[in-house]
């Protein structure tokens, strides 16, 4: 310089274009003499920006980051 790949709650990891789940954490409560363990609930994301589409994490352009490979 050119080529390729990955990016989703704090973290890790799902979704055939059709309601963004789940597990861990974290709060809250049951439960205990008291922490712990076991139980319920609750908050919390799709890397920006445009496009297609009835509908977009997803498909399409361009952009950031972050690794790879060749030179």
């Nucleotide at each position: 310089u050119g080529c390729c790949c990955a990016u989703u709650c704090g973290u890790c990891u799902a979704a055939u274009g059709g309601u963004a789940g789940g597990a861990c954490a974290a709060c809250a409560g049951u439960u205990u003499c008291u922490g712990g363990c076991a139980c319920u609930g609750u908050u919390a994301a799709u890397u920006g920006a445009g496009g297609u589409u009835c509908g977009a994490a997803u498909c399409c352009u361009u952009g950031a980051u972050g690794g790879g490979c060749a030179g």

Model confidence (mean pLDDT): 80 of 100. This is a predicted structure of a 71-nucleotide RNA (transfer RNA) from a Minisyncoccota bacterium. The RNAcentral record of the sequence draws on ENA. Rfam family: tRNA. Gene Ontology term of the family: triplet codon-amino acid adaptor activity.